[in-house]
């Protein structure tokens, strides 16, 4: 750096310091930001994966390694399904909007192999 599995709607600080002007992966939204976001480091938590401990297992404890500690992985993007409205002389279709489910991509992080 690639593959593969696994998790990512729970849950966790408006904390000191230090630095700065952007950050939330893309884009478009919406939202955080000088009342200092984002980054570093210290302190305090959280439990996904490794680890340890009980346990026959489901599973519980523990916080040691790696993550994590605004908003659903903020919301959409592509498919597939339901429903509601429009449009239509009328039913159905196709069309365009909302709203709910389901996948899949993509992205993070872990765990082993290469």
């Nucleotide at each position: 750096c690639c593959a593969a599995c696994a998790u990512c709607g729970c849950g966790a600080g408006a904390g000191g310091c230090g630095u700065u002007a952007g950050g939330g992966g893309a884009c478009g939204g919406c939202c955080c930001u000088g009342a200092g976001a984002g980054c570093g480091c210290c302190c305090g938590g959280c439990a996904a994966c490794c680890u340890g401990c009980c346990g026959c297992a489901c599973g519980g404890c523990a916080a040691g390694g790696u993550g994590c500690c605004a908003a659903a992985g903020c919301c959409g993007u592509c498919c597939c399904g339901g429903u509601c409205g429009g449009u239509u002389a009328u039913u159905u279709c196709c069309c365009c909007g909302g709203c709910c489910g389901g996948g899949a991509a993509c992205g993070a992080u872990g765990u082993c192999u290469g």

Predicted 3D model of a 114-nucleotide RNA (SAM riboswitch aptamer (S box leader)) from a Spirochaetaceae bacterium. Model confidence (mean pLDDT): 81 of 100. Lineage of the source: Bacteria > Pseudomonadati > Spirochaetota > Spirochaetia > Spirochaetaceae. It was read from a public genome assembly, where an Rfam model found it. Rfam family: SAM riboswitch aptamer (S box leader). Rfam describes the family as follows. The SAM riboswitch is found upstream of a number of genes which code for proteins involved in methionine or cysteine biosynthesis in Gram-positive bacteria.